[in-house]
RNA sequence: GCGUCUGUAGCUCAGUGGUAGAGCAGGCGGCCUGUAGAGCCGUCGGGCCGUGGGUUCGAAUCCCACCAGACGCU
Numbered sequence: 001g002c003g004u005c006u007g008u009a010g011c012u013c014a015g016u017g018g019u020a021g022a023g024c025a026g027g028c029g030g031c032c033u034g035u036a037g038a039g040c041c042g043u044c045g046g047g048c049c050g051u052g053g054g055u056u057c058g059a060a061u062c063c064c065a066c067c068a069g070a071c072g073c074u
Base pairs, nucleotide, nucleotide: 001073002072003071004070005069006068007067010024011023012022013021018057026044027043028042029041030040031039050066051065052064053063054062
C1' cells in the first nucleotide's frame, strides 16, 4: 500500500428498510437467614447504533468517504 471482517447498553451479543432487543452486571422490592452474604422471584433504569455525507416517504440496516481494531496478501 491492497483486500476481507468487525464497531449497537457498563460487558458479551441479536436485530439485513417500517416504534432498537436479550443475557450478564447495576438500582429497588420480596422470599430465605439470628444478621449479613450467597441463592431464588418480581420490577426498574440504561444505547439516536464508530464519525460525516448520500439514496429513500422512511436507514442500525443500502451507497460513498473517513476513524479505530482483527486477520490475510504484497

About this RNA: This is a predicted structure of a 74-nucleotide RNA (transfer RNA) from Nitrospira sp. The organism belongs to Nitrospira, within Bacteria.